[in-house]
RNA sequence: GGAGGUGUAGCUCAGUGGUAGAGCACAUGCCUGGCACACAUGAGGUCCUGGAUUCAAUUCCCAGUGCCUCCG
Repeated sequence: GGAGGUGUAGCUCAGUGGUAGAGCACAUGCCUGGCACACAUGAGGUCCUGGAUUCAAUUCCCAGUGCCUCCG
């Protein structure tokens, strides 16, 4: 330099056009002499950035950018 993949909650990941979820983690309650486990409730997201298409974009298109892999 070229090609492909991938950026969504603190972490690992779902979500293929109609204002976003799970598991773990965290907080509170319950329980216990206390802790842990279990159970219940809750908080936590400008969906990498900018633009295009659309009534409507996490989702489709273009560019940029971080990371990973391959080729030279």